[in-house]
RNA sequence: GCCCUCGUAGUGUAAUCUGGAUAACAUAGUUCCCUGCGGAGGAGCCGAUCUGGGUUCAAAUCCCAGCGAGGGCA
Numbered sequence: 001g002c003c004c005u006c007g008u009a010g011u012g013u014a015a016u017c018u019g020g021a022u023a024a025c026a027u028a029g030u031u032c033c034c035u036g037c038g039g040a041g042g043a044g045c046c047g048a049u050c051u052g053g054g055u056u057c058a059a060a061u062c063c064c065a066g067c068g069a070g071g072g073c074a
Stems, first nucleotide, its partner, number of pairs: 001073007010027004020057001029045005050066005
């Protein structure tokens, strides 16, 4: 330098292929209940689509560029 894959709550994964309603689950954090205290358990809350542009009535999803991570070739 070229090619491929990936980027979603603090963390780990879905949803992307085949565009559509409040982006789901687990865990972490936090409040309350429960308990002699704590843990476990139960009920809530909190929190995310890497950046910019394009297509579209509508984009996490499709297209382009950039950035970042991993891999391959030279």